[in-house]
Context: one part of a larger RNA
RNA sequence: CGUAUGGAGAAUGCCUUGGCAUUGGGAGCCGAUGAAGGACGUGGUCAGCUGCGAUAAGCUGCGCGGAGCUGUAAGCAAGCAUUGAUGCGCAGAUUUCCGAAUGGAGCAAUCCGCAUGAUUAACAGUCAUGCAUCAUACAGUGAAUCAAUAGCUGUAUGAGGGGAACCCCCUGAACUGAAACAUCUAAGUAGGGGGAGGAAGAGAAAUCAAACGAGAUUUUGUGAGUAGUGGCGAGCGAAAGCGAAAGAGGCCAAACCGGGAACAGCAAUGCUCCCGGGGUUGAGGACUGCAUUUAGCAUUUUAAGUUUUAGCUGAAGUGCAUGGGAAGGCACACCAGAGAAUGUGACAGUCAUGUAAGCGAAAAGACGAGAAAGCGAGCAGGAUCCAGAGUACCGCCGGACACGUGAAAUCCGGUGGGAAGCCGGGGGGACCACCCUCCAAGCCUGAAUACUACCCAAUGACCGAUAGCGAAGAGUACUGUGAAGGAAAGGUGAAAAGAACCCCGGGAGGGGAGUGAAAAAGAACCUGAAACCAUAUGCUU
Numbered sequence: 001c002g003u004a005u006g007g008a009g010a011a012u013g014c015c016u017u018g019g020c021a022u023u024g025g026g027a028g029c030c031g032a033u034g035a036a037g038g039a040c041g042u043g044g045u046c047a048g049c050u051g052c053g054a055u056a057a058g059c060u061g062c063g064c065g066g067a068g069c070u071g072u073a074a075g076c077a078a079g080c081a082u083u084g085a086u087g088c089g090c091a092g093a094u095u096u097c098c099g100a101a102u103g104g105a106g107c108a109a110u111c112c113g114c115a116u117g118a119u120u121a122a123c124a125g126u127c128a129u130g131c132a133u134c135a136u137a138c139a140g141u142g143a144a145u146c147a148a149u150a151g152c153u154g155u156a157u158g159a160g161g162g163g164a165a166c167c168c169c170c171u172g173a174a175c176u177g178a179a180a181c182a183u184c185u186a187a188g189u190a191g192g193g194g195g196a197g198g199a200a201g202a203g204a205a206a207u208c209a210a211a212c213g214a215g216a217u218u219u220u221g222u223g224a225g226u227a228g229u230g231g232c233g234a235g236c237g238a239a240a241g242c243g244a245a246a247g248a249g250g251c252c253a254a255a256c257c258g259g260g261a262a263c264a265g266c267a268a269u270g271c272u273c274c275c276g277g278g279g280u281u282g283a284g285g286a287c288u289g290c291a292u293u294u295a296g297c298a299u300u301u302u303a304a305g306u307u308u309u310a311g312c313u314g315a316a317g318u319g320c321a322u323g324g325g326a327a328g329g330c331a332c333a334c335c336a337g338a339g340a341a342u343g344u345g346a347c348a349g350u351c352a353u354g355u356a357a358g359c360g361a362a363a364a365g366a367c368g369a370g371a372a373a374g375c376g377a378g379c380a381g382g383a384u385c386c387a388g389a390g391u392a393c394c395g396c397c398g399g400a401c402a403c404g405u406g407a408a409a410u411c412c413g414g415u416g417g418g419a420a421g422c423c424g425g426g427g428g429g430a431c432c433a434c435c436c437u438c439c440a441a442g443c444c445u446g447a448a449u450a451c452u453a454c455c456c457a458a459u460g461a462c463c464g465a466u467a468g469c470g471a472a473g474a475g476u477a478c479u480g481u482g483a484a485g486g487a488a489a490g491g492u493g494a495a496a497a498g499a500a501c502c503c504c505g506g507g508a509g510g511g512g513a514g515u516g517a518a519a520a521a522g523a524a525c526c527u528g529a530a531a532c533c534a535u536a537u538g539c540u541u
Base pairs, nucleotide, nucleotide: 001538002537003536004535005534006533007532013526014491015490018463019462020460021459022458023457024456025455026454027452028451029162030161037098038097039096040053041052042051044076045075048072049071059092060091061090062089063088064087068080069079070078103112104111105110113131114130115129116128117127118126119125133159134158135157136156137155138154139153140152141151166197167195168194169193170192171191177184181231207214208213218245219244220243221242222241228236229235249444250443251442252388256277257276258275259274260273261272263270264269282422284386285385286384287381288380289379290378296375297374299373300372301371302370305367306366307365308364309363311359312358313357317332318331319330320329333350334349335339341353342352343351393417394416395415396414397413398412399411400410403429424439425438426437427436428435478485479484498525501512502511503510504509
């Protein structure tokens, strides 16, 4: 060096309980009636996990279901069950302690109280209930300080904390790009704070348009990488219009009428506030007349029905041979609104679970045609009154608008000024005129849209154990004072039939015997490559 046989090793192949991604539905908040998350308990035997809570792998009712059951998880023990258990669904009961944690304290899961009631001989012990703070409303009380107010007390209602992403508001970088860098970009991104909901925000024109007209908002295709903007660099980047999805509009303030209260006043009255009616628009309302009932509704109640949370019915194959085993082969059949799939000792339409197609709810939830209640209207006149003020607007300084101060309109904020009021006011990209259009300074509003912690169904030219989630269960073991970091680890066999008994050995291990199709499947268990090691042997030096 070669060959052979073994050992060791774990690659490879095959497999999948677990992941990844997506689609379509559903559901979308929980919490002082104590959440999320935990601690400690709880079993005949019980360390972990799961379940549950001193009624503790459970209690009660109702429904489904129909033969076994006492979780994972064997064994032993003891039981339960056709007088219907176990199991599944709905509703209820119980639900220690910590935790917003809320009687006070505290090193979370502990300690210590006060009041009332029950028990009791008892003011002991035990048990039950209440006792935090803040906000708002009301009532009482009540200082300095006469009146008053602050304060205090009580009652009622609400809040507090948690949540994957989505949403709104406030705050707000830098790396980077510009081939350096300062305006600019990255980007109103990341980060920080606050808040809400199943969506949020926006929303019924002081809007657009252009000489024609449209008619709230939102999302989307296009318009368009256009018009613009820009150390006119890098870059940034609309809108109208058109096509679609969806479609819904309402309510106050005021004038005026009625009622009440406080204050000033001898009083008449004045003034302010509250409540009810009225009224809501771009040519309206009040007011004065005339008429009387119609569209419609997102409110409340009711409700046909649909649906969700258990379930049920569900077609059709036998024989022969091979084999450990038939679903493969051969032979002859059958069903199909079902030849999806998985399992079953090898590859099953006809064996099992299912699938197609149908059926089903005592209880609870969701949607909900329709009905009722409640709300809600019209015409004319044009004298008077009303129609959101420290507002609009202007100067200065910032910010937002695709728009970097620009010819810079429009919107928002700070600061200093500060209108008109219907013969009125805003806008139409400086500004002015004409014209057109709309009515600010009050509020609410479903759907179309965003997201997926969670549930159901389904899919994959997605992975197959160094892959796929970090995790085939694990945020475990372990590391760190801590914030935090964070693994490895799958496969006997169809079935444990998991090797009785004998032998060697202290055992480990092995040899027989036995099981099995196979033990070169023996639990360090499917297959079992290579490195590496050993033994035997050949060749070479």
Model confidence (mean pLDDT): 84 of 100. A computed fold for a 541-nucleotide part of an RNA from Ruminococcus sp. HUN007, annotated as large-subunit ribosomal RNA, domain I. The full RNA is in RNAcentral, with records from SILVA. Rfam family: Bacterial large subunit ribosomal RNA. Its family is annotated with structural constituent of ribosome and ribosome in the Gene Ontology. Taxonomically the source falls in Ruminococcus (Bacteria, Bacillota, Clostridia, Eubacteriales).